[in-house]
RNA sequence: UGCGGGGUGGAGCAGUGGUAGCUCGUCAGGCUCAUAACCUGAAGGCCGGUCGUUCGAUUCGACCCCCCGCUA
Numbered sequence: 001u002g003c004g005g006g007g008u009g010g011a012g013c014a015g016u017g018g019u020a021g022c023u024c025g026u027c028a029g030g031c032u033c034a035u036a037a038c039c040u041g042a043a044g045g046c047c048g049g050u051c052g053u054u055c056g057a058u059u060c061g062a063c064c065c066c067c068c069g070c071u072a
Stems, first nucleotide, its partner, number of pairs: 002070006010024004018055001026042005048064005
């Protein structure tokens, strides 16, 4: 410098146009003498930013920011 991949609850990841879900974690309750495990429930994200397309955008397009890899 160019190319490619990625940015979504605290962490790791799904979701390829129609009200955002899974696992772990956290909190509360149950179980237990107690802890862990197990069972039940809850909280927590408007999807990196701006603009555009569309009736409607996490999803499509443009630009920008950040991370990773390759390239010189």

Transfer RNA from a Victivallaceae bacterium, 72 nucleotides, folded computationally.
Rfam family: tRNA. Its family is annotated with triplet codon-amino acid adaptor activity in the Gene Ontology. By type it is a transfer RNA.
Taxonomically the source falls in Victivallaceae (Bacteria, Pseudomonadati, Lentisphaeria, Victivallales).
The coordinates come from a structure-prediction model, not an experiment, and the mean pLDDT is 82.
The sequence was found in a public genome assembly.